The RNA shown here (Fluoride riboswitch aptamer (crcB RNA motif)) has 62 nucleotides and comes from Dyella thiooxydans.
[in-house]
RNA sequence: GGACGCAAGGGAGAUGGCAUGCCUCCCCGAACCGCCGCAAGGCUGAUGAUGCCUGGUCGAAC
Numbered sequence: 001g002g003a004c005g006c007a008a009g010g011g012a013g014a015u016g017g018c019a020u021g022c023c024u025c026c027c028c029g030a031a032c033c034g035c036c037g038c039a040a041g042g043c044u045g046a047u048g049a050u051g052c053c054u055g056g057u058c059g060a061a062c
Stems, first nucleotide, its partner, number of pairs: 009027005016053005022048001034043003
C1' cells in the first nucleotide's frame, strides 16, 4: 500500500408518516428502482416483516 473479514457508523428494501432489544442487503461507479405484454395496454400491494396513523379500494350496517 492492497485484498478480505468483523465491529462501529451511514444508506437501501416498487408511492406517505412514526415505531421496533426485528430481518436482509449495500459501503457511494453500491444496495434499491414490482409484475404481465411485441406494442398498445393491463394487474397486485401504501409493510422487507409487525404495530399504529394518513390516504386509497371493496363489502355491510346506520

Overview
The coordinates come from a structure-prediction model, not an experiment, and the mean pLDDT is 82.